[in-house]
Context: one part of a larger RNA
RNA sequence: CUGGGUGUAAAGGGCGUGUAGGCGGGGAGACAAGUCAGAUGUGAAAUACCGUGGCUUAACUGCGGGGGUGCAUCUGAAACUGUUUCUCUUGAGUGUCGGAAAGGAAAGUGGAAUUCCCAGUGUAGCGGUGAAAUGCGUAGAGAUUGGGAGGAACACCAGUGGCGAAGGCGGCUUUCUGGACGAUAACUGACGCUGAGGCGCGAAAGCGUGGGUAGCAAACAGGAUUAGAUACCCUGGUAGUCCACGCCGUAAACGAUGGAUACUAGGUGUAGGAGGUAUCGACCCCUUCUGCGCCGCAGUUAACACAAUAAGUAUCCCACCUGGGGAGUACGGCCGCAAGGUUGAAACUC
Numbered sequence: 001c002u003g004g005g006u007g008u009a010a011a012g013g014g015c016g017u018g019u020a021g022g023c024g025g026g027g028a029g030a031c032a033a034g035u036c037a038g039a040u041g042u043g044a045a046a047u048a049c050c051g052u053g054g055c056u057u058a059a060c061u062g063c064g065g066g067g068g069u070g071c072a073u074c075u076g077a078a079a080c081u082g083u084u085u086c087u088c089u090u091g092a093g094u095g096u097c098g099g100a101a102a103g104g105a106a107a108g109u110g111g112a113a114u115u116c117c118c119a120g121u122g123u124a125g126c127g128g129u130g131a132a133a134u135g136c137g138u139a140g141a142g143a144u145u146g147g148g149a150g151g152a153a154c155a156c157c158a159g160u161g162g163c164g165a166a167g168g169c170g171g172c173u174u175u176c177u178g179g180a181c182g183a184u185a186a187c188u189g190a191c192g193c194u195g196a197g198g199c200g201c202g203a204a205a206g207c208g209u210g211g212g213u214a215g216c217a218a219a220c221a222g223g224a225u226u227a228g229a230u231a232c233c234c235u236g237g238u239a240g241u242c243c244a245c246g247c248c249g250u251a252a253a254c255g256a257u258g259g260a261u262a263c264u265a266g267g268u269g270u271a272g273g274a275g276g277u278a279u280c281g282a283c284c285c286c287u288u289c290u291g292c293g294c295c296g297c298a299g300u301u302a303a304c305a306c307a308a309u310a311a312g313u314a315u316c317c318c319a320c321c322u323g324g325g326g327a328g329u330a331c332g333g334c335c336g337c338a339a340g341g342u343u344g345a346a347a348c349u350c
Stems, first nucleotide, its partner, number of pairs: 003322004007304002012318001014201004021194003025088007033081002035077008049065006091191001092188003095184004103177007110154001115149007125136002162169002206247006215241002220236004258317006266295011299306002323350003332343004
């Protein structure tokens, strides 16, 4: 390189947007670049192949012949690809109407609880554990009542419920804002799919500057446990967790399953619409579209299992794999304040 693969054996990029590139719906016409057919020229000789001859044979060698993927030019064909012109509406998009949602950003606001402070009542314990002790408490704790401060998180509703590309999103209200879905069929007329690079987003932890700090809590200290106990348990407790702005760019970033399109038995639950029957109206029932699940046939699979949300049947595009260790290491490049990230070997060894 080819081939074969990528749920769990090695292997899907964390996710999007989009450049180049690759691929691309129906009808009609034109061209003839690709494609196909024919002709001419060329494709040196030697070698190789076929026939025949010469050295006693062979090796070696003389003569003749055929073939030659290819290239160039000319003539022709027009189904397919391509280019171009006209056109179509089913792909894609726009418009109109409608309901649903923890989608995003900002501002405001609410109650419960913990902690702390002040005051009242009140007296000897509280707390904690397997049992204890450290700790707190007669300078009045714990308990209880009233008042206040402050920070963080939002019980019930709550649901294999919803929304988002992923990360993720949950009290309430307002403002700004993104997307999906249903109905309609007015408009555009292939405007599409994918996407190397690029750009953007990206949990937690961590970093920088400034704030904030109730609870929790790496580090740390003490008490236990133990042979020891740099742990598990307990009492404390600082970074951090929170906010603003800026970095970092990684996760079992998982459905361990890239995106798009079409097709391929059924059954059942659930969320959001639309329509029908019936009705005063609604539920029920039936049909249909979209999302989230469960079971299951064919088919697939090494098996487990997957099974219209495919791991089935096909097409297009991207990413990745190629025995284990060495090693996601070294070196170099790029990025970062740093931590480190990214790209990523070899010797050697089994």
This is a predicted structure of a 350-nucleotide part of an RNA (small-subunit ribosomal RNA, central domain) from an uncultured bacterium.
The full RNA is in RNAcentral, with records from ENA and SILVA.